[in-house]
Molecule: transfer RNA
Organism: Coemansia guatemalensis
RNA sequence: GCAUUGAUGGUUAAGUGGUAUAAUAGCUGCCUUCCAAGCAGCCGUCCCGGGUUCGAUUCCCGGUCAAUGCA
Numbered sequence: 001g002c003a004u005u006g007a008u009g010g011u012u013a014a015g016u017g018g019u020a021u022a023a024u025a026g027c028u029g030c031c032u033u034c035c036a037a038g039c040a041g042c043c044g045u046c047c048c049g050g051g052u053u054c055g056a057u058u059c060c061c062g063g064u065c066a067a068u069g070c071a
Stems, first nucleotide, its partner, number of pairs: 001070007010024004018054001026042005047063005
């Protein structure tokens, strides 16, 4: 330099056009003599800019960052 893949709550991952989900973490409560574990609830997210569309996390283009391969 070229190509491919990826970027989603604090963290790890689903989600292929119609109000984004789970685990874990954090907080509250229950339970327990106390702690841990368990149960219930709450909190918190689509990398940035543009385009297509009635509607974009999703499709397209560009940018940034990361990984891999080739040179």